This is a predicted structure of a 353-nucleotide part of an RNA (small-subunit ribosomal RNA, central domain) from an uncultured prokaryote. The RNAcentral record of the full RNA draws on ENA. It matches the Rfam family "Bacterial small subunit ribosomal RNA". The prediction has a mean pLDDT of 88.
Context: one part of a larger RNA
């Protein structure tokens, strides 16, 4: 258990789409299911209340009356909900113009840079470290120059920036391709919100087939350090890291530790897109004003246990979802599902304090 909560004390589902179900703008005629009044039978006795009476009192018992929140019927209201018609446009969404974006997917090109390999120059040391040594070099290393091959990641720009539901995304060009904003209108006419189950995306690691493999780099070798030193340092070096497949997993401090949509409620400033206006000879740009949408910091009132939060709310309200409810056993063991496997999910007791 009709309570109180959910940034950090337990507790927001990793995000979408979207089923059922729940809620739903603005004004109207009917209608009456829900709701509201009235009658009306019904609601057994005994119990309970209330008012007498008997037992010497009380417990008890005895008459009588209320009450009995309920049900049914059957009149009658019509503001709200709900049903049905027939409208509106502000909410929601198409149309049109624009410009901004690391939004996605493909295919292709480029420069540095690190590895190797060939050839020139040169010669004893190079690495590396707190110091060292392993290591690699007179079979010619490091260093320089030239050429080639290969992988992978894209310096400056670059930013408290953009994009993206999230996960995420950063060189350049083309092709296909979502989504959001701004402006002026026209058109639909409530088409909306929110979602239990379901459907899809889902970082890194990891799997399963085939590829690739320069650099890093678990595991491992190996030198150091140390009482040890299964480590921090160092020299090596396999998976892996990269690619392809309507492959699999399906999880994260999947964080803003803050579920999604709405409406309200002081400001200051900064920055990004897009619109207007005012001044200037003009146009374009800077400065000024101001609207719209996104990102930040600061701050009022209110909130908050404080800390903070504060128009991008943790404030004030409304709907819908999802979650906690002393620690430890335990996200643990049965069981189911789902997976190749790893393991996911879903989810106890028993004892303990």
């Nucleotide at each position: 258990c009709u309570g109180g909560g959910c940034g950090u004390a337990a507790a927001g589902g990793g995000c979408g789409c979207g089923u059922a179900g729940g809620c739903g703008g603005c004004a109207g005629u009917g209608u009456a299911a829900g709701u509201c009044a009235g009658a009306u039978g019904u609601g057994a006795a005994a119990g309970u209340c209330c008012u007498g009476g008997g037992c010497u009192c009380a417990a008890c018992c005895c008459a009588g009356g209320a009450a009995g929140u309920g049900c049914a019927u059957c009149u009658g209201a019509a503001a709200c909900u709900g049903c049905a018609c027939a409208g509106c446009u502000u909410g929601a969404g198409u149309a049109u113009u624009g410009g901004a974006g690391a939004g996605g997917a493909a295919a292709g090109u480029g420069g540095a840079a690190u590895u190797c390999c060939u050839g020139g120059u040169g010669u004893a040391g190079a690495g590396g470290u707190g110091a060292a040594a392993u290591u690699c070099g007179u079979a010619g290393a490091u260093a320089u120059c030239a050429g080639g091959a290969g992988g992978a990641a894209u310096a400056c720009c670059g930013g408290a920036g953009g994009c993206g539901a999230a996960g995420g995304c950063g060189a350049c060009u083309u092709u296909c391709u979502g989504g959001a904003c701004a402006a002026a209108u026209a058109c639909u006419g409530a088409c909306g919100c929110u979602g239990a189950g379901g459907c899809g995306c889902g970082a890194a690691a990891g799997c399963g087939u085939g590829g690739g493999g320069a650099g890093c780099a678990a595991a491992c070798a190996g030198g150091a350090u140390u009482a040890g030193a299964u480590a921090c340092c160092c020299u090596g070096g396999u998976a892996g890291u990269c690619c392809a497949c309507a492959g699999c997993u399906g999880u994260a401090a999947a964080c803003g530790a803050u579920g999604a949509u709405a409406a309200c409620u002081a400001g200051g400033u900064a920055u990004a897109g897009g619109a207007g206006g005012u001044a200037u000879u003009u146009u374009g740009a800077c400065c000024c004003c101001c609207c719209c949408u996104g990102u930040g910091c600061c701050g009022c009132a209110g909130c908050u246990a404080a800390c903070g939060c504060a128009u991008u709310a943790a404030g004030u309200u409304a709907u819908c979802c999802g979650c906690c409810u002393g620690g430890g056993g335990a996200g643990u063991a049965c069981g189911g599902u789902c997976g190749c496997a790893a393991g996911a999910u879903u989810a106890a007791a028993a004892c303990u304090c």